[in-house]
RNA sequence: ACAAUUUAAUAAAUACCUACUUGUAUAAUAGUGGAAAUAAGGUCCACGAGUCUCUACCAAGUUACCGUAAAUAACUUGACUACAAGUGGUUUCGAUACUCGG
Numbered sequence: 001a002c003a004a005u006u007u008a009a010u011a012a013a014u015a016c017c018u019a020c021u022u023g024u025a026u027a028a029u030a031g032u033g034g035a036a037a038u039a040a041g042g043u044c045c046a047c048g049a050g051u052c053u054c055u056a057c058c059a060a061g062u063u064a065c066c067g068u069a070a071a072u073a074a075c076u077u078g079a080c081u082a083c084a085a086g087u088g089g090u091u092u093c094g095a096u097a098c099u100c101g102g
Base pairs, nucleotide, nucleotide: 004014005013006012017089018088019087020086021085022084023083024082025081026056029049031047032046033045034044035043041066042065050057058078059077060076061075062074063073064072
C1' cells in the first nucleotide's frame, strides 16, 4: 500500500485464509392433503408455492379463542443459507532506511 509494479495511459490488474459488519433475497411466510390432542389440549408428517437464488422455512415466550367440537388466531424476541460490498487480522508483494554477518 493508488504507495509500488506492469502500462501509451489518470484505463485495467495485484493472491489465499479467517472474523465481524452492512445490503439484497424472504415476510424464518402462507397454502393443500393425511394423522393426532382436547381447557393439565391446541401436536406431528408429507407435498408443492414463495426468492433474477442454493439451502432453510424453525425455537422460546406473551395474550386471546375454542365449554369438549374441530378448528385455531394475534404479537414479541432469536438464525441459517446464497450473492454483493466494506472493515480488521494473517500471509504475500514492492520501495526505502538502518543494524549484524560473509

The RNA shown here (Purine riboswitch aptamer) has 102 nucleotides and comes from Alkalibacillus haloalkaliphilus C5.
Its mean pLDDT, the model's own confidence on a scale to 100, is 75.
Its Rfam family is "Purine riboswitch aptamer". For this family Rfam cites "Three-state mechanism couples ligand and temperature sensing in riboswitches" (Reining et al., Nature, 2013). Rfam 15.1 lists 4,097 matches to the family in 1,411 species. Rfam's curators write: Riboswitches are metabolite binding domains within certain messenger RNAs that serve as precision sensors for their corresponding targets. Allosteric rearrangement of mRNA structure is mediated by ligand binding, and this results in modulation of gene expression. A class of riboswitches that selectively recognises guanine and becomes saturated at concentrations as low as 5 nM. In Bacillus subtilis, this mRNA motif is located on at least five separate transcriptional units that together encode 17 genes that are mostly involved in purine transport and purine nucleotide biosynthesis. It has also been shown that some members of this family are specific for adenine instead. Hence this family are termed purine riboswitches.
Lineage of the source: Bacteria > Bacillati > Bacilli > Alkalibacillus > Alkalibacillus haloalkaliphilus.